[in-house]
RNA sequence: CCGAACGCUGGGGAGAGAUCCGCAAUUUAUAUUCCGCGGGCACCGAAGGGGCAAACUCCGAGCAAAGACGAGGAGUGAAACUCUCAGGUAAAAGGACCCAACAUUCGU
Numbered sequence: 001c002c003g004a005a006c007g008c009u010g011g012g013g014a015g016a017g018a019u020c021c022g023c024a025a026u027u028u029a030u031a032u033u034c035c036g037c038g039g040g041c042a043c044c045g046a047a048g049g050g051g052c053a054a055a056c057u058c059c060g061a062g063c064a065a066a067g068a069c070g071a072g073g074a075g076u077g078a079a080a081c082u083c084u085c086a087g088g089u090a091a092a093a094g095g096a097c098c099c100a101a102c103a104u105u106c107g108u
Stems, first nucleotide, its partner, number of pairs: 002107004007102001009100004017041001019040005024033002042089003048085001049083003055076005062069001
């Protein structure tokens, strides 16, 4: 110098109802209430979380016997797949992931 991991800073970053009802507050009343409370229906998947394929490991019925065979069972086992618990469905915020700087460590 380069590469990798973690941290931090900056930038980029999708999807889906600005939904309905009641209460409360404010207001003469209507309106309003994104950071009020409760209930309902409909949706999204990229905070987080759950699930598993091949493969590998172990057990293993079975067979004249045996084996490098073997039904079946258990364990480990990934995701941007899947679930939709959580979260989210105007903006803001958040956001997997990507890029860059800086710093630490490791490798070369």

Predicted 3D model of a 108-nucleotide RNA (Glycine riboswitch aptamer) from an Anaerolineales bacterium. Taxonomically the source falls in Anaerolineales (Bacteria, Bacillati, Chloroflexota, Anaerolineae). Its mean pLDDT, the model's own confidence on a scale to 100, is 83. It was read from a public genome assembly, where an Rfam model found it.